Annotation
A computed fold for a 74-nucleotide RNA from Candidatus Tokpelaia sp. JSC188, annotated as transfer RNA. Its Rfam family is "tRNA". About the family: Transfer RNA (tRNA) molecules are approximately 80 nucleotides in length. Rfam classes the family as a transfer RNA. The sequence is in RNAcentral, with records from Rfam. The source organism's lineage runs through Bacteria, Pseudomonadati, Alphaproteobacteria, Hyphomicrobiales and Candidatus Tokpelaia.

RNA sequence: GACCCUAUAGCUUAAUUGGAUAGAGCAGCGGUCUUCUAAACCGCAGGUUGCGUGUUCAAAUCACGCUAGGGUCA
Repeated sequence: GACCCUAUAGCUUAAUUGGAUAGAGCAGCGGUCUUCUAAACCGCAGGUUGCGUGUUCAAAUCACGCUAGGGUCA
């Protein structure tokens, strides 16, 4: 330098070829239970879907550029 893959909640991840309010587990907070803790159960909160622009009635999803990480080749 060329090409390919990945980026979604604090962490791990789902989202079926563009269409329902982007879901779940763990962690966090509150509660029930317990003498207490843990476990179990119930609930709550937490997301500019890496960034920007565009396409579209509608974008996590498509196009282009950029950033970061990984890989192959030179």